[in-house]
RNA sequence: CGAGCCCGUUAGGCGACCGCGGCGCAAGUCGAGGAAAGUCCGGACUCCAUAGGGCACGGUGCUGGGUAACUCCCAGGCGGGGCAACCCGACGGAAAGUGCAACAGAGAGCAAACCGCCGAUGGCCCUUCGGGGCACAGGUAAGGCUGAAAGGGUGGUGUAAGAGACCACCAGCGUCGCGGGAGACCGGGACGGCUAGGUAAACCCCACCGGGAGCAAGGCCAAGCAGGGACGGGUAGCCCGCCCAAUGUCCCAGGUAGGCCGCGCGAGGCCGAAGGCAACGACGGUCCCAGAUAGAUGGUCGCCCACGACAGAAUCCGGCUUACAGACGGGCUCAUGAA
Repeated sequence: CGAGCCCGUUAGGCGACCGCGGCGCAAGUCGAGGAAAGUCCGGACUCCAUAGGGCACGGUGCUGGGUAACUCCCAGGCGGGGCAACCCGACGGAAAGUGCAACAGAGAGCAAACCGCCGAUGGCCCUUCGGGGCACAGGUAAGGCUGAAAGGGUGGUGUAAGAGACCACCAGCGUCGCGGGAGACCGGGACGGCUAGGUAAACCCCACCGGGAGCAAGGCCAAGCAGGGACGGGUAGCCCGCCCAAUGUCCCAGGUAGGCCGCGCGAGGCCGAAGGCAACGACGGUCCCAGAUAGAUGGUCGCCCACGACAGAAUCCGGCUUACAGACGGGCUCAUGAA
RNA backbone atom coordinates (compact mmCIF):
# COMPACT_ATOMS: atom_id res chain seq x y z
C1' C A 1 0.00 0.00 0.00
C1' G A 2 -4.44 -3.27 -1.97
C1' A A 3 -8.60 -6.41 -0.89
C1' G A 4 -11.43 -7.97 3.14
C1' C A 5 -13.50 -9.45 8.32
C1' C A 6 -15.27 -8.06 13.27
C1' C A 7 -16.58 -4.60 17.34
C1' G A 8 -17.95 0.30 18.62
C1' U A 9 -18.99 5.97 18.51
C1' U A 10 -21.61 10.13 16.39
C1' A A 11 -26.42 11.58 14.27
C1' G A 12 -23.98 19.33 12.42
C1' G A 13 -21.96 22.93 16.30
C1' C A 14 -22.21 27.81 18.91
C1' G A 15 -24.96 32.38 19.99
C1' A A 16 -29.29 35.86 20.03
C1' C A 17 -34.55 36.73 19.77
C1' C A 18 -39.72 35.06 19.36
C1' G A 19 -43.08 30.98 20.33
C1' C A 20 -45.22 25.98 22.30
C1' G A 21 -46.00 21.75 26.38
C1' G A 22 -44.95 19.97 31.79
C1' C A 23 -43.65 21.63 36.84
C1' G A 24 -43.28 26.09 39.89
C1' C A 25 -46.43 31.89 43.53
C1' A A 26 -42.28 33.61 40.96
C1' A A 27 -37.33 33.55 39.42
C1' G A 28 -36.62 29.59 36.76
C1' U A 29 -36.16 24.63 35.05
C1' C A 30 -37.05 20.25 31.91
C1' G A 31 -38.72 19.00 26.90
C1' A A 32 -38.08 12.85 21.36
C1' G A 33 -34.84 8.43 19.03
C1' G A 34 -30.95 5.07 17.90
C1' A A 35 -34.29 3.38 15.84
C1' A A 36 -39.58 6.99 19.30
C1' A A 37 -41.03 2.61 13.56
C1' G A 38 -42.96 -2.72 12.49
C1' U A 39 -46.25 -4.51 16.64
C1' C A 40 -42.82 -9.93 15.70
C1' C A 41 -41.33 -12.23 20.67
C1' G A 42 -40.71 -11.82 26.28
C1' G A 43 -42.29 -9.47 30.78
C1' A A 44 -44.32 -5.61 34.37
C1' C A 45 -49.17 -3.72 35.47
C1' U A 46 -54.80 -4.18 35.29
C1' C A 47 -59.46 -6.67 35.00
C1' C A 48 -61.97 -11.39 34.16
C1' A A 49 -61.76 -16.71 34.75
C1' U A 50 -59.63 -20.68 37.62
C1' A A 51 -60.15 -27.79 42.67
C1' G A 52 -57.30 -31.27 39.80
C1' G A 53 -56.39 -33.85 35.20
C1' G A 54 -56.90 -34.69 29.91
C1' C A 55 -58.04 -33.35 24.66
C1' A A 56 -57.73 -29.56 21.07
C1' C A 57 -54.86 -25.24 19.48
C1' G A 58 -50.31 -22.43 19.43
C1' G A 59 -45.12 -22.08 20.39
C1' U A 60 -40.22 -23.91 21.30
C1' G A 61 -36.42 -27.94 20.08
C1' C A 62 -27.57 -29.27 20.45
C1' U A 63 -25.00 -28.23 25.58
C1' G A 64 -23.78 -25.04 29.67
C1' G A 65 -24.54 -20.22 31.52
C1' G A 66 -26.92 -15.01 31.77
C1' U A 67 -31.70 -12.67 32.70
C1' A A 68 -37.72 -10.62 35.84
C1' A A 69 -38.54 -13.40 31.28
C1' C A 70 -37.73 -14.71 26.14
C1' U A 71 -37.94 -17.38 20.13
C1' C A 72 -32.97 -12.69 23.16
C1' C A 73 -27.59 -12.54 24.75
C1' C A 74 -22.71 -15.05 25.99
C1' A A 75 -19.42 -19.30 25.85
C1' G A 76 -18.90 -24.09 23.84
C1' G A 77 -20.17 -28.60 20.57
C1' C A 78 -21.64 -30.32 15.74
C1' G A 79 -22.75 -29.33 10.44
C1' G A 80 -22.00 -25.99 6.14
C1' G A 81 -19.24 -21.76 3.56
C1' G A 82 -14.51 -18.92 3.13
C1' C A 83 -7.00 -19.37 1.57
C1' A A 84 -7.87 -16.64 6.18
C1' A A 85 -9.85 -13.03 9.74
C1' C A 86 -14.66 -14.74 10.21
C1' C A 87 -19.78 -15.87 8.75
C1' C A 88 -24.44 -18.98 8.53
C1' G A 89 -27.63 -22.94 10.87
C1' A A 90 -35.84 -24.09 14.22
C1' C A 91 -29.46 -27.97 15.00
C1' G A 92 -35.14 -33.79 18.36
C1' G A 93 -37.18 -37.96 15.08
C1' A A 94 -37.06 -40.01 7.83
C1' A A 95 -34.64 -48.59 9.95
C1' A A 96 -43.53 -45.63 13.20
C1' G A 97 -47.22 -44.21 9.39
C1' U A 98 -49.05 -40.77 5.35
C1' G A 99 -47.93 -37.27 1.61
C1' C A 100 -44.72 -34.57 -2.01
C1' A A 101 -40.68 -34.05 -5.95
C1' A A 102 -40.59 -29.67 -12.17
C1' C A 103 -37.48 -30.88 -16.47
C1' A A 104 -34.61 -34.71 -18.56
C1' G A 105 -34.50 -39.94 -18.72
C1' A A 106 -35.59 -46.82 -20.61
C1' G A 107 -35.94 -46.46 -15.37
C1' A A 108 -37.23 -42.07 -9.27
C1' G A 109 -39.45 -45.34 -4.02
C1' C A 110 -41.69 -53.49 -2.86
C1' A A 111 -36.22 -49.29 -8.46
C1' A A 112 -35.24 -49.62 -13.92
C1' A A 113 -33.08 -53.41 -19.41
C1' C A 114 -32.46 -47.60 -23.83
C1' C A 115 -27.28 -48.60 -25.50
C1' G A 116 -23.89 -52.18 -24.02
C1' C A 117 -22.29 -57.23 -21.98
C1' C A 118 -23.60 -62.49 -21.81
C1' G A 119 -26.49 -66.16 -23.96
C1' A A 120 -23.87 -71.33 -19.31
C1' U A 121 -29.46 -73.48 -19.81
C1' G A 122 -33.68 -74.07 -23.42
C1' G A 123 -34.69 -72.91 -28.79
C1' C A 124 -33.14 -72.42 -34.17
C1' C A 125 -29.21 -73.14 -38.14
C1' C A 126 -24.55 -75.46 -39.88
C1' U A 127 -21.14 -79.53 -38.89
C1' U A 128 -15.55 -82.96 -40.88
C1' C A 129 -19.40 -84.77 -34.65
C1' G A 130 -14.20 -81.98 -32.09
C1' G A 131 -17.38 -77.95 -32.47
C1' G A 132 -19.17 -73.33 -34.76
C1' G A 133 -22.99 -69.64 -35.55
C1' C A 134 -27.86 -66.76 -34.49
C1' A A 135 -29.48 -63.45 -30.50
C1' C A 136 -35.73 -66.03 -29.93
C1' A A 137 -36.61 -67.13 -24.65
C1' G A 138 -33.73 -65.50 -20.91
C1' G A 139 -29.63 -63.52 -17.63
C1' U A 140 -26.97 -59.05 -16.19
C1' A A 141 -26.93 -52.74 -12.59
C1' A A 142 -19.59 -53.98 -14.13
C1' G A 143 -19.51 -49.87 -18.32
C1' G A 144 -22.33 -45.82 -21.25
C1' C A 145 -26.57 -42.29 -21.44
C1' U A 146 -30.36 -38.69 -18.51
C1' G A 147 -30.56 -36.26 -13.92
C1' A A 148 -29.92 -32.43 -8.03
C1' A A 149 -30.28 -37.65 -6.93
C1' A A 150 -29.80 -44.18 -10.47
C1' G A 151 -29.62 -47.52 -3.70
C1' G A 152 -21.81 -47.58 -0.47
C1' G A 153 -16.17 -46.82 -2.64
C1' U A 154 -11.41 -49.26 -4.32
C1' G A 155 -9.12 -53.87 -5.36
C1' G A 156 -9.74 -59.07 -5.71
C1' U A 157 -12.31 -63.99 -5.79
C1' G A 158 -16.06 -65.69 -8.66
C1' U A 159 -19.08 -66.20 -13.30
C1' A A 160 -21.53 -67.44 -19.59
C1' A A 161 -21.63 -62.31 -18.32
C1' G A 162 -22.45 -60.26 -13.67
C1' A A 163 -23.84 -59.11 -8.69
C1' G A 164 -21.76 -57.87 -0.92
C1' A A 165 -22.77 -63.72 -3.93
C1' C A 166 -17.95 -64.01 -1.16
C1' C A 167 -13.13 -61.67 0.76
C1' A A 168 -9.62 -57.47 2.26
C1' C A 169 -9.25 -52.33 3.25
C1' C A 170 -11.95 -47.68 3.62
C1' A A 171 -16.57 -44.69 4.51
C1' G A 172 -21.15 -44.93 6.94
C1' C A 173 -24.94 -47.44 10.33
C1' G A 174 -26.41 -50.39 14.78
C1' U A 175 -25.10 -52.81 19.57
C1' C A 176 -21.67 -53.29 23.69
C1' G A 177 -17.22 -51.96 26.43
C1' C A 178 -12.83 -48.32 27.33
C1' G A 179 -10.56 -43.27 27.86
C1' G A 180 -11.38 -37.64 28.04
C1' G A 181 -15.17 -33.73 29.14
C1' A A 182 -19.81 -30.53 33.88
C1' G A 183 -22.38 -31.46 29.25
C1' A A 184 -23.44 -31.24 23.98
C1' C A 185 -19.65 -34.21 22.20
C1' C A 186 -14.65 -36.11 21.05
C1' G A 187 -10.88 -40.27 20.60
C1' G A 188 -10.18 -45.33 20.13
C1' G A 189 -11.79 -50.86 20.34
C1' A A 190 -14.78 -55.38 19.59
C1' C A 191 -18.95 -57.52 17.27
C1' G A 192 -22.98 -57.41 13.64
C1' G A 193 -25.53 -57.15 9.08
C1' C A 194 -23.54 -55.56 4.18
C1' U A 195 -26.05 -49.88 3.08
C1' A A 196 -30.41 -47.72 5.17
C1' G A 197 -32.06 -41.74 -0.83
C1' G A 198 -34.32 -36.42 0.06
C1' U A 199 -38.09 -33.56 2.44
C1' A A 200 -40.92 -32.65 9.28
C1' A A 201 -40.87 -23.21 9.37
C1' A A 202 -45.48 -30.96 4.96
C1' C A 203 -49.08 -33.87 7.98
C1' C A 204 -47.27 -36.58 11.91
C1' C A 205 -44.42 -38.74 16.41
C1' C A 206 -41.53 -37.38 20.94
C1' A A 207 -40.12 -33.82 24.84
C1' C A 208 -40.94 -29.15 27.13
C1' C A 209 -43.76 -24.47 27.62
C1' G A 210 -48.42 -21.59 27.26
C1' G A 211 -55.65 -19.47 31.05
C1' G A 212 -58.22 -14.97 28.34
C1' A A 213 -58.22 -9.84 27.20
C1' G A 214 -55.44 -5.63 26.95
C1' C A 215 -54.01 1.54 29.26
C1' A A 216 -60.14 2.35 24.47
C1' A A 217 -56.68 -2.32 30.66
C1' G A 218 -58.81 -0.54 35.05
C1' G A 219 -60.35 2.91 39.09
C1' C A 220 -62.54 7.65 41.29
C1' C A 221 -65.76 12.09 41.01
C1' A A 222 -69.99 13.46 38.48
C1' A A 223 -73.88 18.14 35.28
C1' G A 224 -78.39 17.87 32.28
C1' C A 225 -82.53 14.73 30.62
C1' A A 226 -85.21 10.36 32.04
C1' G A 227 -86.24 7.23 36.81
C1' G A 228 -87.44 6.32 42.36
C1' G A 229 -88.77 8.63 47.14
C1' A A 230 -90.26 12.69 50.69
C1' C A 231 -93.69 17.12 51.37
C1' G A 232 -91.31 20.68 52.76
C1' G A 233 -86.48 23.64 52.70
C1' G A 234 -83.45 27.84 54.71
C1' U A 235 -82.78 31.11 58.96
C1' A A 236 -76.89 27.26 64.43
C1' G A 237 -81.19 23.05 68.59
C1' C A 238 -86.94 24.16 69.60
C1' C A 239 -91.32 27.77 69.06
C1' C A 240 -92.90 32.26 66.71
C1' G A 241 -91.69 35.45 62.85
C1' C A 242 -89.43 36.27 58.07
C1' C A 243 -87.75 34.36 53.19
C1' C A 244 -88.07 30.44 49.11
C1' A A 245 -91.31 26.69 47.08
C1' A A 246 -96.01 22.99 43.98
C1' U A 247 -94.40 24.49 36.18
C1' G A 248 -91.57 23.88 43.29
C1' U A 249 -87.86 22.28 46.89
C1' C A 250 -85.02 18.43 49.11
C1' C A 251 -83.11 13.38 49.11
C1' C A 252 -81.53 8.60 46.37
C1' A A 253 -79.30 4.93 43.01
C1' G A 254 -77.01 3.72 38.52
C1' G A 255 -74.25 6.46 35.46
C1' U A 256 -73.94 9.78 30.09
C1' A A 257 -71.37 14.45 28.79
C1' G A 258 -67.28 16.25 31.29
C1' G A 259 -63.25 16.03 34.82
C1' C A 260 -59.43 13.32 37.66
C1' C A 261 -56.22 9.08 38.54
C1' G A 262 -53.57 5.15 36.16
C1' C A 263 -48.81 8.51 33.98
C1' G A 264 -43.40 9.15 34.73
C1' C A 265 -38.24 7.05 40.88
C1' G A 266 -37.81 3.07 36.98
C1' A A 267 -35.99 -4.96 36.29
C1' G A 268 -33.80 3.68 35.64
C1' G A 269 -29.17 6.66 33.56
C1' C A 270 -23.91 7.60 34.42
C1' C A 271 -19.12 6.56 37.07
C1' G A 272 -16.31 3.01 39.82
C1' A A 273 -16.00 -2.06 41.03
C1' A A 274 -15.59 -7.89 44.13
C1' G A 275 -16.42 -12.01 40.79
C1' G A 276 -16.71 -14.22 35.72
C1' C A 277 -13.31 -16.25 29.24
C1' A A 278 -17.88 -13.68 28.22
C1' A A 279 -23.05 -12.37 28.45
C1' C A 280 -23.74 -10.49 33.15
C1' G A 281 -22.95 -8.50 37.77
C1' A A 282 -22.61 -8.52 44.52
C1' C A 283 -21.47 -3.66 46.26
C1' G A 284 -20.36 1.79 46.49
C1' G A 285 -21.04 6.80 44.63
C1' U A 286 -23.84 10.22 41.83
C1' C A 287 -28.10 12.22 38.89
C1' C A 288 -33.66 13.16 38.26
C1' C A 289 -34.04 12.87 32.68
C1' A A 290 -40.89 14.52 27.93
C1' G A 291 -45.75 13.18 29.92
C1' A A 292 -49.62 15.69 26.00
C1' U A 293 -55.39 14.41 25.37
C1' A A 294 -56.68 17.27 19.28
C1' G A 295 -52.28 16.09 21.41
C1' A A 296 -45.90 20.63 23.03
C1' U A 297 -40.39 20.11 21.26
C1' G A 298 -40.97 25.03 16.23
C1' G A 299 -39.42 29.57 13.68
C1' U A 300 -36.15 33.82 12.32
C1' C A 301 -31.24 35.80 12.18
C1' G A 302 -25.69 35.62 12.63
C1' C A 303 -20.97 32.79 12.49
C1' C A 304 -18.25 28.13 11.37
C1' C A 305 -17.60 23.23 8.95
C1' A A 306 -16.67 18.00 5.82
C1' C A 307 -23.30 21.42 4.22
C1' G A 308 -26.14 17.31 7.63
C1' A A 309 -29.55 10.65 6.39
C1' C A 310 -33.63 7.70 8.34
C1' A A 311 -37.30 9.50 11.03
C1' G A 312 -40.91 11.79 15.73
C1' A A 313 -43.04 9.66 22.15
C1' A A 314 -48.91 8.30 23.74
C1' U A 315 -48.96 2.56 29.80
C1' C A 316 -43.91 1.11 30.74
C1' C A 317 -39.56 -2.06 30.26
C1' G A 318 -36.08 -6.06 27.84
C1' G A 319 -35.18 -7.94 22.91
C1' C A 320 -35.56 -8.93 17.60
C1' U A 321 -36.38 -6.98 12.77
C1' U A 322 -36.53 -3.10 9.32
C1' A A 323 -34.91 2.31 7.62
C1' C A 324 -30.49 5.41 7.74
C1' A A 325 -26.27 10.77 4.71
C1' G A 326 -21.64 11.79 6.14
C1' A A 327 -17.72 11.22 9.57
C1' C A 328 -14.65 8.83 13.34
C1' G A 329 -12.14 5.05 16.72
C1' G A 330 -10.22 0.07 17.88
C1' G A 331 -8.84 -5.06 16.77
C1' C A 332 -7.78 -8.76 13.06
C1' U A 333 -6.87 -11.60 8.10
C1' C A 334 -4.66 -12.52 3.21
C1' A A 335 0.91 -11.79 4.96
C1' U A 336 7.24 -15.31 6.37
C1' G A 337 3.11 -10.49 0.71
C1' A A 338 4.55 -6.04 -2.38
C1' A A 339 7.07 -1.33 -2.44

Bacterial RNase P class A from an Acidimicrobiia bacterium, 339 nucleotides, folded computationally. A source record names the gene rnpB. Its Rfam family is "Bacterial RNase P class A". Gene Ontology terms of the family: ribonuclease P activity, tRNA processing and dimeric ribonuclease P complex. It is annotated as a ribozyme. The sequence is in RNAcentral, with records from ENA.